[in-house]
RNA sequence: CGAGGCGAUCGGACGGUCGCGUGCGGCGCCGGGAUACCCGGAUCCGCACGAGGAAAGUCCGAGCUCCCCGACGCAGGGUAGCGGGUAACACCCGUCCGCCGCGAGGCGAGGACCAGUGCCACAGAGACGAGUCGAGCCGGUCGACGCUGUCGGUCGGGUCGGGUGAAACGGGCAAACUCUACCCGGAGCAAGGCCAAAUAGGAGGGCGCCAGGGGCUUCGGUCUCUGGCAGGGGCGCGUCGCCCCGCCCUCGGGUCGGCCGCUAGAGACGGCGGGCAACCGCCGCCGUAGAUGGAUGACCGUCGCCGCGAGUCACUCGCGGGACAGAACUCGGCUUAUAGAUCGCCUCGCUGG
Numbered sequence: 001c002g003a004g005g006c007g008a009u010c011g012g013a014c015g016g017u018c019g020c021g022u023g024c025g026g027c028g029c030c031g032g033g034a035u036a037c038c039c040g041g042a043u044c045c046g047c048a049c050g051a052g053g054a055a056a057g058u059c060c061g062a063g064c065u066c067c068c069c070g071a072c073g074c075a076g077g078g079u080a081g082c083g084g085g086u087a088a089c090a091c092c093c094g095u096c097c098g099c100c101g102c103g104a105g106g107c108g109a110g111g112a113c114c115a116g117u118g119c120c121a122c123a124g125a126g127a128c129g130a131g132u133c134g135a136g137c138c139g140g141u142c143g144a145c146g147c148u149g150u151c152g153g154u155c156g157g158g159u160c161g162g163g164u165g166a167a168a169c170g171g172g173c174a175a176a177c178u179c180u181a182c183c184c185g186g187a188g189c190a191a192g193g194c195c196a197a198a199u200a201g202g203a204g205g206g207c208g209c210c211a212g213g214g215g216c217u218u219c220g221g222u223c224u225c226u227g228g229c230a231g232g233g234g235c236g237c238g239u240c241g242c243c244c245c246g247c248c249c250u251c252g253g254g255u256c257g258g259c260c261g262c263u264a265g266a267g268a269c270g271g272c273g274g275g276c277a278a279c280c281g282c283c284g285c286c287g288u289a290g291a292u293g294g295a296u297g298a299c300c301g302u303c304g305c306c307g308c309g310a311g312u313c314a315c316u317c318g319c320g321g322g323a324c325a326g327a328a329c330u331c332g333g334c335u336u337a338u339a340g341a342u343c344g345c346c347u348c349g350c351u352g353g
Base pairs, nucleotide, nucleotide: 001349002348003347004346005345006344007343008342009341010340012303013302014301015300016299017298018297020050021049022048023047024046025045026044029041030040031039032038033037052324056335057334059333060332061331062330063329064188065187066186067185076184077183078182079181080180081095082094083093084092085091096110097108098107099106100105111179112178116177117176118173119172120171128170133162136160137157138156139155140154141153142152143151144150145149192260193259194258195257202251203250204249205248206247207246208229209228210227211226212225213224214223215222216221231245232244233243234242235241267286269284270283271282272281273280274279305321306320307319308318309317310316311315
């Protein structure tokens, strides 16, 4: 210098104008109340804060919440060398073995086919309780001949040889059923809890008029007691009784709506110590999203980065570009997407000293 491997970091900066969400404060306004005050609401003004490395997929594992829960077993699902880490995991670390790579390294669904069942393409006679394809081989028998035998026919054998095939009686396959060991209740923040309107429906109680007594009073009334008379309709009529209707009050459930849950958590960073490492311990230090049709945006300027072009070429000017994506209860992982930029360690090749 070239070609690679592994790991890590960043993923525009500053300012202005307008706009949005949340919190706090404020003038006036509106509504309510037990009215010198308090509570709530909309608008406006000011201040502060306001997405990510994956916020994503929702694939694993948890916290948290509610429901369920005698014990054991079966069924069902999951995990799988060995050891360690962790709240837990299918994650991570170390290591053995196998495969790939010259190498740095990468990948592995890596328990058990001496329990049973099943499968093993094509080719081949036969693919797993064996089988017999050959003018091979071995044995019996028959025939012929040139007779210690040779040749041919026929019957049988199957542990030798040939041929097919990845594999031929030796086996292979559990990403086949299965067996072994271990693990596993269900639903999810639309969990769940609290407050609670109008209308309708439910339960209970009451209702009008007159007279008198008493309490309170802002002198308008209001509460209560006693006595008398008493609403509309239906059950044929009258009495009694019952039912329905109307109005008022109280209670309870649900709905609309509102509030909580809601963001400080197995937290980030730094130092020291332990450990090969994952990780753990101690100390210090840091800290403002919280929407609910769902805010976090748009434009402009300066600078920075990349590409192209031009010039008076250690520089300047012009034009263009800047990804993937976006919180919704919260964490630990995995996977996937990502323009571009940077750093560290290592490998191979070439070259120079």
Background:
A computed fold for a 353-nucleotide RNA from a Chloroflexota bacterium, annotated as Bacterial RNase P class A. Rfam family: Bacterial RNase P class A. The family's RNA type in Rfam is ribozyme. Rfam links the family to the GO terms dimeric ribonuclease P complex, ribonuclease P activity and tRNA processing. Rfam describes the family as follows. Ribonuclease P (RNase P) is a ubiquitous endoribonuclease, found in archaea, bacteria and eukarya as well as chloroplasts and mitochondria. Taxonomically the source falls in Chloroflexota (Bacteria, Bacillati). It was read from a public genome assembly, where an Rfam model found it.